A computed fold for a 72-nucleotide RNA from Candidatus Jorgensenbacteria bacterium CG11_big_fil_rev_8_21_14_0_20_38_23, annotated as transfer RNA. Lineage of the source: Bacteria > Bacteria candidate phyla > Candidatus Joergenseniibacteriota. The RNAcentral record of the sequence draws on ENA. Model confidence (mean pLDDT): 81 of 100.
RNA sequence: GCGGGUGUAGUUUAGUGGGAAAACGUUUCCUUGCCAAGGAAAAAAGCGUGGGUUCGAUCCCCAUCACCCGCU
Numbered sequence: 001g002c003g004g005g006u007g008u009a010g011u012u013u014a015g016u017g018g019g020a021a022a023a024c025g026u027u028u029c030c031u032u033g034c035c036a037a038g039g040a041a042a043a044a045a046g047c048g049u050g051g052g053u054u055c056g057a058u059c060c061c062c063a064u065c066a067c068c069c070g071c072u
Base pairs, nucleotide, nucleotide: 001071002070003069004068005067006066007065010024011023012022013021018055026042027041028040029039030038048064049063050062051061052060
């Protein structure tokens, strides 16, 4: 330099052109003499960044950034 892959709550992942979801974790409450375990509830990401297509983009297209793999 060329090609490919991944990027979504604190972490690990799911997701589909029209409500962003789960588990773990965090906070509060209940239970217990306390902790742990168990139960209930709550908060937390607009989807790596920018642009485009579209009535509408996390999803489709282009560029770019970070990481990984391969080739030279």